[in-house]
Context: one part of a larger RNA
RNA sequence: CACGGCUAAGGAACUCGGCAAAUUAACCCUGUAACUUCGGGAAAAGGGGAACCACAGCAAUGUGGUCGCAGAGAAAUGGCCCAGGCGACUGUUUAACAAAAACACAGGGCUUUGCCAAAACGAAAGUUGACGUAUAAGGCCUGACACCUGCCCGGUGCUGGAAGGUUAAGAGGGGAUGUUAGUCGCAAGGCAACGCAUUGAAUCGAAGCCCCAGUAAACGGCGGCCGUAACUAUAACGGUCCUAAGGUAGCGAAAUUCCUUGUCGGGUAAGUUCCGACCUGCACGAAUGGUGUAACGAUCUGGGCACUGUCUCGGCCGUGAGCUCG
Numbered sequence: 001c002a003c004g005g006c007u008a009a010g011g012a013a014c015u016c017g018g019c020a021a022a023u024u025a026a027c028c029c030u031g032u033a034a035c036u037u038c039g040g041g042a043a044a045a046g047g048g049g050a051a052c053c054a055c056a057g058c059a060a061u062g063u064g065g066u067c068g069c070a071g072a073g074a075a076a077u078g079g080c081c082c083a084g085g086c087g088a089c090u091g092u093u094u095a096a097c098a099a100a101a102a103c104a105c106a107g108g109g110c111u112u113u114g115c116c117a118a119a120a121c122g123a124a125a126g127u128u129g130a131c132g133u134a135u136a137a138g139g140c141c142u143g144a145c146a147c148c149u150g151c152c153c154g155g156u157g158c159u160g161g162a163a164g165g166u167u168a169a170g171a172g173g174g175g176a177u178g179u180u181a182g183u184c185g186c187a188a189g190g191c192a193a194c195g196c197a198u199u200g201a202a203u204c205g206a207a208g209c210c211c212c213a214g215u216a217a218a219c220g221g222c223g224g225c226c227g228u229a230a231c232u233a234u235a236a237c238g239g240u241c242c243u244a245a246g247g248u249a250g251c252g253a254a255a256u257u258c259c260u261u262g263u264c265g266g267g268u269a270a271g272u273u274c275c276g277a278c279c280u281g282c283a284c285g286a287a288u289g290g291u292g293u294a295a296c297g298a299u300c301u302g303g304g305c306a307c308u309g310u311c312u313c314g315g316c317c318g319u320g321a322g323c324u325c326g
Stems, first nucleotide, its partner, number of pairs: 001320007009312002013310001018307001027049004035040001037144001051066006067071001079305007086297002091103002107142007119128003145292004150222003155219002157215005164210003170204002175199005182191003223241005250284001251281001262278005
């Protein structure tokens, strides 16, 4: 040093934190709160019992007695309670640093798809979907349950529309250019038909885009300034600017609050944490769901009882390693 056992008095003073250890424990009897989805919560909590012998009794059991420090005599075998956050729950996950508040989930919604379905794999054949058929199958979001889910379609997306604008290949071919039979010229050279070749205007020409509507449990968004009441303060009220519309209900210093250890109350002798309020929300907010919620959780946070070598503060013992000697 490692592992194990015991420890006076105190009992969390330790520490980021009761981490670790200790306590509790199986069985029987009794008894059991808030809350609740009436199932639970619950083994809640709390209290008591137990060995052996004799006698009685069919027995359960009862009465009396005996011994020990100790009778569930060893081993195995829940510590408990209160409050809050998150996630409803049982499940799943980073094989070998993360088990969770992450994923999934039943339930809810939107959307696609009429069957040779949509979707997916494949070059195709073909296959899955499915030997299914909209009470089905695929995609996306939310995530039990309760109460709910407000306003905005201006932007982006999607769906529908088709009058007009724009618009590709292609069709079209006015015209232009090259070449030269010919022709003009004394010459240099000029002009130039048919054909061939190159180029090419107008015009016609789909979807898309522009455009017109719808759609937010689609992606998303949800204001500023000034004044005003018979103390003061505040502003139900008014004015003005801007916007597609200016955040409704509920919640709120929150897993979100910078200032901040906000302020008040509770708990402590003393509390940057915790709980209850307030609202001045830097920068909550309604299926990127809002607010609650019994039960559940090797979850996170705060408090209490019991218990203890965590500590005051150490000590002793056993086994092993190490060290010294051999």